[in-house]
Context: one part of a larger RNA
RNA sequence: CUGGGCGUAAAGGGUGCGCAGGCGGUUAAUUGUGUCAGGUGUGAAAUCCCGGAGCUCAACUCCGGAACUGCGCCUGAAACUGAUUGACUUGAGGCUCGGAGAGGUAAGCGGAAUUCCAGGUGUAGCGGUGAAAUGCGUAGAUAUCUGGAGGAACACCAAAGGCGAAGGCAGCUUACUGGACGAGAUCUGACGCUCAGGCACGAAAGCGUGGGGAGCAAAAAGGAUUAGAUACCCUUGUAGUCCACGCCGUAAACUUUGUACACUAGGUCUUGGGGGAUUCGACCCCCUCAGGGCUCAAGCUAACGUGAUAAGUGUACCGCCUGAGGACUACGACCGCAAGGUUAAAACUC
Numbered sequence: 001c002u003g004g005g006c007g008u009a010a011a012g013g014g015u016g017c018g019c020a021g022g023c024g025g026u027u028a029a030u031u032g033u034g035u036c037a038g039g040u041g042u043g044a045a046a047u048c049c050c051g052g053a054g055c056u057c058a059a060c061u062c063c064g065g066a067a068c069u070g071c072g073c074c075u076g077a078a079a080c081u082g083a084u085u086g087a088c089u090u091g092a093g094g095c096u097c098g099g100a101g102a103g104g105u106a107a108g109c110g111g112a113a114u115u116c117c118a119g120g121u122g123u124a125g126c127g128g129u130g131a132a133a134u135g136c137g138u139a140g141a142u143a144u145c146u147g148g149a150g151g152a153a154c155a156c157c158a159a160a161g162g163c164g165a166a167g168g169c170a171g172c173u174u175a176c177u178g179g180a181c182g183a184g185a186u187c188u189g190a191c192g193c194u195c196a197g198g199c200a201c202g203a204a205a206g207c208g209u210g211g212g213g214a215g216c217a218a219a220a221a222g223g224a225u226u227a228g229a230u231a232c233c234c235u236u237g238u239a240g241u242c243c244a245c246g247c248c249g250u251a252a253a254c255u256u257u258g259u260a261c262a263c264u265a266g267g268u269c270u271u272g273g274g275g276g277a278u279u280c281g282a283c284c285c286c287c288u289c290a291g292g293g294c295u296c297a298a299g300c301u302a303a304c305g306u307g308a309u310a311a312g313u314g315u316a317c318c319g320c321c322u323g324a325g326g327a328c329u330a331c332g333a334c335c336g337c338a339a340g341g342u343u344a345a346a347a348c349u350c
Base pairs, nucleotide, nucleotide: 004321005320006319007304008303012318014201015200016199017198021194022193023192025088026087027086028085029084030083031082034080035077036076037075038074039073040072041071042070049065050064051063052062053061054060091191092188093187094186095184096183097182098181103177104176105175106174107173108172109171110154115149116148117147118146119145120144121143125136126135162169163168206247207246208245209244210243211242215241216240220236221235222234223233258317259316260315261314262313263312266295267294268293269292270291271290272289273288274287275286276285299306300305323350324349325348332343333342334341335340
């Protein structure tokens, strides 16, 4: 390089935007880049191949042919590809109207509960467990009532439901704001798809500075359990969890299934639109677009399974794999305050 693959065997980048690159709708004309045909020049000799010949054979040598799959030039073809010019509307985008949504950011507000503080009532227990003990309590706890403080999270609604590129997003209100969807068919006229580098976003934990700290809770302490118990259980409890700003850049970041487009039987449930029929108006019913599920035909698959949300049939582009261990490692490089991250071997063993 050719080839075979990537749901579970090794293998889809965590996600998006996007330059270069690759690929690209319909139509006409011109051109003749690629492409194709014919001709011509060159492609040294040797070598290789074929047919002969000479050394007793062979190796070797000699003669002839073919070949040298390439390149230049000339003539020609014009379907495809490219270029240029013009046109088109189906791809893409815009416009108008409309409804849905935990999409994002900021500010304000609310009730329930836990804890703490003050006070009232009240008395001997409370708490906890498999059973206990540590712990709390006659300096009055637990329970109960009233008032207050403070932080964090938002029961029911709630759903197999919705939204977002992914991570993720849930009390209520307001302001600002992104995207998707439907209907109309009014505009632009291929403006598209994918994307190495690059840029941005990116759960939790962790880090820096300053706040905050109710509950929970790594570490730590004590009580149990046990042969032991650096655990599982219990009582405490600090970082942290929360906020602002700045880092980190990883996850079973999973649908373990890259993105885009087209095509290929059905059934059923559901979310948001539109249309029809019917109706006083709706519901039920029929059609349709976009999304979320279940089930299954064909097909695919090693099987499991998948099956219009494909793992079917195709196209374009990117990423990745190549026996197990060594090794999500060493060294080097880059990034980071650090923790560490990214890239990534070899010896050796089987």